About this RNA: A computed fold for a 349-nucleotide part of an RNA from an uncultured prokaryote, annotated as small-subunit ribosomal RNA, central domain. The full RNA is in RNAcentral, with records from ENA.
[in-house]
Context: one part of a larger RNA
RNA sequence: CUGGGCGUAAAGCGCGCGUAGGUGGUUGUGUAAGUGGAAUGUGAAAGCCCUGGGCUCAACCUGGGAACUGCAUACCAAACUGCAUGGCUAGAGUACGAGAGAGGGUGGUGGAAUUCCCAGUGUAGAGGUGAAAUUCGUAGAUAUUGGGAAGAACACCAGUGGCGAAGGCGGCCACCUGGCUCGGUACUGACGCUGAGGUGCGAAAGCGUGGGGAGCAAACAGGAUUAGAUACCCUGGUAGUCCACGCCGUAAACGAUGUGUGCUAGACGUUGGGGGUCUUAGGCCUUCGGUGUCGCAGCUAACGCAUUAAGCACUCCGCCUGGGGAGUACGGCCGCAAGGUUAAAACUC
Numbered sequence: 001c002u003g004g005g006c007g008u009a010a011a012g013c014g015c016g017c018g019u020a021g022g023u024g025g026u027u028g029u030g031u032a033a034g035u036g037g038a039a040u041g042u043g044a045a046a047g048c049c050c051u052g053g054g055c056u057c058a059a060c061c062u063g064g065g066a067a068c069u070g071c072a073u074a075c076c077a078a079a080c081u082g083c084a085u086g087g088c089u090a091g092a093g094u095a096c097g098a099g100a101g102a103g104g105g106u107g108g109u110g111g112a113a114u115u116c117c118c119a120g121u122g123u124a125g126a127g128g129u130g131a132a133a134u135u136c137g138u139a140g141a142u143a144u145u146g147g148g149a150a151g152a153a154c155a156c157c158a159g160u161g162g163c164g165a166a167g168g169c170g171g172c173c174a175c176c177u178g179g180c181u182c183g184g185u186a187c188u189g190a191c192g193c194u195g196a197g198g199u200g201c202g203a204a205a206g207c208g209u210g211g212g213g214a215g216c217a218a219a220c221a222g223g224a225u226u227a228g229a230u231a232c233c234c235u236g237g238u239a240g241u242c243c244a245c246g247c248c249g250u251a252a253a254c255g256a257u258g259u260g261u262g263c264u265a266g267a268c269g270u271u272g273g274g275g276g277u278c279u280u281a282g283g284c285c286u287u288c289g290g291u292g293u294c295g296c297a298g299c300u301a302a303c304g305c306a307u308u309a310a311g312c313a314c315u316c317c318g319c320c321u322g323g324g325g326a327g328u329a330c331g332g333c334c335g336c337a338a339g340g341u342u343a344a345a346a347c348u349c
Base pairs, nucleotide, nucleotide: 003321004320005319006318007303008302012317014201015200016199017198021194022193023192025088026087027086028085029084030083031082033081034080035077036076037075039073040072041071042070049065050064051063052062053061054060091191092188093187094186095185096183097182098181099180103177104176105175106174107173108172109171110154114150115149116148117147118146119145120144121143125136126135162169163168206247207246208245209244210243211242215241216240220236221235222234223233258316260314261313262312263311266294267293268292269291270290271289272288273287274286275285276284277283278282298305299304322349323348324347331342332341333340334339
C1' cells in the first nucleotide's frame, strides 16, 4: 500500500430500451476449471534472516541451516463458485376476471373572454399613471345593444389528487393505442437484475420550408422617471408564441438523492382495488399498490433522512479527487447555423 466518497462540501449520465460484459432462486447427480490438502521435482550462487567460525573488536570474510510465500507433475477431497445434466416454484412471465387515470396519437365539437369588422343608441371625452405624457376620439371614440369574423387558451370541478421512464400531460365527444393496479385459478419453469459501446425519447429558446397570426411580446420606436436611465412604469410594436414536416439535444432536465432485490418500531392523512364485520345514505377491522406529514432504532459534519432511507446488506452502471485558468483551447465526432459533445496544458494562488 491492498482507497475514500457522490441530498446541501468535488461527484448520480435528463430519461428509457438494450448488445457485450458483470452478476444471479431452490434441489439431486456427475465433473474437478477455480478452491483446500498432502507428496515429488524445481525455485543457481551471492544477498536478506537464524546459528557457528576467522581477522585483537567491528565493518569485512566464511561453514551450516532456514527461507525463496512461486511454478510443474501426478494423487486425495467435493462444502462453496464454475461446467454438464435432471427436478422444483417462492423470482420473472403468460392466460383469465375486474378497476382507476390531464398516459400517447388522430378527427370532431362547445361556451366564456379578447381583438377586429358592420349596424343601432349616444356625446365629449377615453386610455394610462405615484403623478403625467406619448396614444385614441366631433371624419363620432370610450360606454352600451344586435350581428359577423379570427386565433389562442380551456374559469369553476382542482386536491402535498391522478397518469407517465423522464421531458411532461387539464373543456367535451368518438376512434386508434401504451403502461399500471387488484383478485383468485391454471400454465411456463430462473426465462431474472444491471448495462461499457449502441439506439430511441427528450421543457423552453433557437434554426429550415410552408401555413397561421386574436391576445401576449424579445428587438425596436416614442412618452415618462432620473444627475444619467441603452432599465424598472406607460403607449405602440416585429420576430416568436400556434399548425404541419424536418433539425437542434440543452436546463436549478431537482427529490440537486442512478437501477434492482431483501431486511429493519410506529402514528396520522389521502388515492386506486380486494376481503371481513355491524345497528348498511354509513361506520369499524384487515390486506395489496400509490402519494404525503410526523416519528423510534440506526445513520449524518450538521441540517436533516427515517419501510417512498440519506438505516442494514448484496448486484451492476455512471461520476469525483484543491481554487482559478476552464467546461475553455486544440483535435475528433455531430449540426444548416446557433452551437453541442468529448476534453487538456502553460501559468497562478